Context: one part of a larger RNA
RNA sequence: CACCGCCCGUCACACCAUGGGAGCUGGUAAUACCCGAAGUCAAUUGUUUAACCGUAAGGAGGACGUUGCCGAAGGUAGGAUUAGUGACUGGGGUGAAGUCGUAACAAGGUAGCCGUAUCGGAAGGUGCGGCUGGAUCACCUCCUU
Numbered sequence: 001c002a003c004c005g006c007c008c009g010u011c012a013c014a015c016c017a018u019g020g021g022a023g024c025u026g027g028u029a030a031u032a033c034c035c036g037a038a039g040u041c042a043a044u045u046g047u048u049u050a051a052c053c054g055u056a057a058g059g060a061g062g063a064c065g066u067u068g069c070c071g072a073a074g075g076u077a078g079g080a081u082u083a084g085u086g087a088c089u090g091g092g093g094u095g096a097a098g099u100c101g102u103a104a105c106a107a108g109g110u111a112g113c114c115g116u117a118u119c120g121g122a123a124g125g126u127g128c129g130g131c132u133g134g135a136u137c138a139c140c141u142c143c144u145u
Base pairs, nucleotide, nucleotide: 003108005105008101009100011098013095014094015093016092018090019089020088023085024084025083026082027081028080031077032076033075034074039070041068042067043066044065046064047063048062049061052059053058111132112131113130114129115128116127117126118125119124
């Protein structure tokens, strides 16, 4: 401050965080396939070889090479997850004050509220059902004096 009160919602403005959003960009872990270094292992009809065997030829063993399995990095693909960003869009919060109305609080000027359907710039209106946490007047029942 005490009805010149209180108070509700739309709208406008500013700021804040946030949901949706065609998408865009990055991170992470994994999957499938491709390629495949080093290296171990395996194979070896190629090349080679002082020590062992053998008089010798040669053999055994080794080295190199070649091939194979595994294999890091890399590549391709479709997904998963996570972060950022995104025209536009939804409501929310806050704000000195602004716009429209006046729904609620007194019987708040149509009592209010709850549920539901429907309608409307907005608060809200109307219908149906329910509640009294409704005022006033009258009546009934009970209690007290």